A computed fold for a 73-nucleotide RNA from a Planctomycetaceae bacterium, annotated as transfer RNA. It matches the Rfam family "tRNA". By type it is a transfer RNA. Its family is annotated with triplet codon-amino acid adaptor activity in the Gene Ontology. The RNAcentral record of the sequence draws on ENA and Rfam. RNAcentral records the identical sequence in 4 taxa.

RNA sequence: GUGGCUAUAGCUCAAUUGGCAGAGCGCCAGAUUGUGAUUCUGGAGGUCACGGGUUCGAUCCCCGUUAGCCACC
Numbered sequence: 001g002u003g004g005c006u007a008u009a010g011c012u013c014a015a016u017u018g019g020c021a022g023a024g025c026g027c028c029a030g031a032u033u034g035u036g037a038u039u040c041u042g043g044a045g046g047u048c049a050c051g052g053g054u055u056c057g058a059u060c061c062c063c064g065u066u067a068g069c070c071a072c073c
Stems, first nucleotide, its partner, number of pairs: 001072007010025004019056001027043005049065005
């Protein structure tokens, strides 16, 4: 340099071919317990990597950029 894959909560990852962004773990509070752990209940936490475009409507489609990984040269 060329081609491909990936980017979503603090971490690991979902989200049927465009229609209200979720789970587990973690965090906070409460219940339970003599205390703690476990268990149960509730809660907080998101610029869906960035910038544009298409659309009534985009995490999803199109273009570009950035970062990481793989292959080739």